RNAcentral holds the sequence, with entries from ENA. This is a predicted structure of a 74-nucleotide RNA (transfer RNA) from an archaeon. RNAcentral records the identical sequence in 2 taxa. Its mean pLDDT, the model's own confidence on a scale to 100, is 82.

RNA sequence: GGGACCAUAGCUCAGUCUGGGAGAGCAAUAGGCUGAAGACCUAUGUGUCGUGGGUCCAAAUCCCACUGGUCCCA
Numbered sequence: 001g002g003g004a005c006c007a008u009a010g011c012u013c014a015g016u017c018u019g020g021g022a023g024a025g026c027a028a029u030a031g032g033c034u035g036a037a038g039a040c041c042u043a044u045g046u047g048u049c050g051u052g053g054g055u056c057c058a059a060a061u062c063c064c065a066c067u068g069g070u071c072c073c074a
Stems, first nucleotide, its partner, number of pairs: 001073007010026004020057001028044005050066005
């Protein structure tokens, strides 16, 4: 220098192909249970979906650029 993939909740990730309700598990918080704690039961999502722009009635999802990370080629 050329190319591929990844970025979504505190953590690990699904959802993107095929546009329309933002989700799962774990963790956390509150309550129950217990002499107390753990386990168990109930409730609670806390997020400008990496940044900026474009298309569209509507974008996590499509298009462009950028930032960061991993890898391949030279």
Its Rfam family is "tRNA". About the family: Transfer RNA (tRNA) molecules are approximately 80 nucleotides in length.